Transfer RNA from Verrucomicrobia bacterium UBA6056, 73 nucleotides, folded computationally.
It was read from a public genome assembly.
The source organism's lineage runs through Bacteria, Pseudomonadati and Verrucomicrobiota.

[in-house]
RNA sequence: GGAAGCGUAGCUCAGUUGGUAGAGCAGGUGACUCUUAAUCACUCGGUCCAGGGUUCGAGUCCCUGCGCUUCCA
Numbered sequence: 001g002g003a004a005g006c007g008u009a010g011c012u013c014a015g016u017u018g019g020u021a022g023a024g025c026a027g028g029u030g031a032c033u034c035u036u037a038a039u040c041a042c043u044c045g046g047u048c049c050a051g052g053g054u055u056c057g058a059g060u061c062c063c064u065g066c067g068c069u070u071c072c073a
Stems, first nucleotide, its partner, number of pairs: 001072007010025004019056001027043005049065005
């Protein structure tokens, strides 16, 4: 220098054909227990990397930029 993939909750990741964003773990409260752990119930938490475009409607499609990873040279 060229090509591809990825960017969504504190972390690891889902999210179908575009239709109001979810799980597990972590955190908080409660139950249980002599206490802790474990277990159970409830709960908190995200303008989906940034900007623009298409659309009635974008995490999803298009463009640009940024970051990370891999491959080629």